Small-subunit ribosomal RNA, central domain from Candidatus Magasanikbacteria bacterium RIFCSPHIGHO2_02_FULL_47_14, 357 nucleotides, folded computationally. The prediction has a mean pLDDT of 82. The organism belongs to Candidatus Magasanikiibacteriota, within Bacteria. The sequence was found in a public genome assembly.
Context: one part of a larger RNA
């Protein structure tokens, strides 16, 4: 290669988009590349295999027949693939509709909490711990009241809630916008799944330029602990934490679980849409579609099947197919050197051996 994997054992790419490429609904008609039957031709010789001959046997060696693998011409079928021509609506899309969301981005307001100056009232302590101490206070602090500023993040509502591809999104109201659910017809007619290259996104941290700076707080300072304390505890505190704009691209970026598509018992709860019943209406109540959880176990009766090494997955599959892709092949060297590509630096992405268990 074959083949066998990828929830936890090595393995699903961070996520979309999407070109080449693979792969693709249905009806008819035509073609006859692919496919399939006959049939010619060719595949030296030897060598394999059958039968027979010849050395006494045998190897060996003759003769005859066959086989093997492929090219290629003729003739015919035409169910599949495949083209080509005309349809079809179940599969994708569009267009109405009324409703649900912390989807994004912008502006603009809001109260509580914190800190800082001022200004009242007051007076000796206060803050902190397991105990201290070191900080902070008679230049008047902690504590109250009152006025300003300032940054920041939004309590209750708040749910196993809800939206997005994902990373993520939460205080209010406006304006701009992206997408998914349902309903009802009606339009287009396969326009379709994946998806190598490629390209956009991509939390935190960092990095460059300008502001901002309340709280918090790596780094540094100081107290305490300690044999010692470069920690943990305790007071400060510098970058950073915001914010514009450009870069970085990495994660236990997780459901450790790639996308789609179809099938295969049920119960329960809950979020948005839809019908019905029933009502003077509304909610109970039944059904259905999308979407988020949980249970589906023992024993002797119901309390799926199924698959998995167990755990556990079980219609949100880890079940039963099907098409793409992405990885993975013993530990450790190593996500490491080397080149190479990108980056302003940090570094990323791409990737081995030599040795050695």
């Nucleotide at each position: 290669u074959u083949g066998g994997g990828c929830g936890u054992a090595a393995a699903g790419a961070g996520u979309u988009c999407g070109u080449a490429g693979g792969u693709g609904g249905u009806u008819u008609g035509g073609u006859a590349a692919g496919u399939c039957a006959u049939u010619g031709g060719u595949u030296a010789a030897a060598u394999c295999c059958u039968g027979g001959g010849g050395c006494u046997u045998a190897a060996c060696u003759u003769c005859a027949g066959g086989a093997c693998u492929g090219c290629u011409g003729a003739u015919g079928a035409u169910a599949c693939u495949a083209u080509c021509a005309a349809g079809c609506u179940a599969g994708a899309g569009g267009c109405c509709g009324g409703g649900a969301a912390a989807g994004g981005c912008a502006a603009g307001c809001g109260g509580a909490a914190c800190u800082g100056c001022c200004g009242g009232u007051g007076u000796a302590g206060u803050c902190g711990u397991a105990a201290u101490a070191a900080g902070c206070g008679c230049u008047g602090a902690u504590a109250u009241c009152g006025g300003c500023a300032g940054g920041a993040a939004c309590a209750c509502c708040a749910a196993a809630g809800g939206c997005g591809a994902a990373g993520g999104c939460a205080g209010c109201u406006u304006g701009c916008u992206a997408g998914a659910a349902c309903g009802u017809g009606c339009c287009u007619g396969a326009c379709a799944c994946u998806c190598a290259a490629g390209a956009a996104c991509g939390a935190a941290a960092g990095c460059g330029u300008g502001g901002g700076g309340a709280g918090c707080g790596a780094a540094g300072c100081g107290g305490a602990u300690u044999a010692g304390a470069u920690a943990c505890c305790c007071g400060c505190g510098u970058a950073g934490u915001c914010c514009a704009c450009g870069c970085c691209c990495u994660a236990a970026a997780c459901g450790a679980u790639g996308u789609g598509c179809a099938c295969u018992a049920g119960g329960u709860a809950u979020u948005g849409g839809g019908a019905g019943u029933a009502u003077c209406g509304a909610c109970c109540c039944u059904c259905u579609c999308a979407g988020u959880g949980c249970c589906g176990u023992u024993c002797a009766a119901a309390a799926a099947a199924g698959c998995u090494a167990a755990c556990g997955c079980g219609u949100u599959a880890a079940g039963u197919g099907c098409a793409c892709c992405g990885c993975c092949u013993g530990g450790g060297g190593a996500g490491u050197a080397c080149g190479g590509c990108c980056g302003c630096a940090a570094g990323g992405c791409u990737a081995a051996a030599a040795c050695u268990c």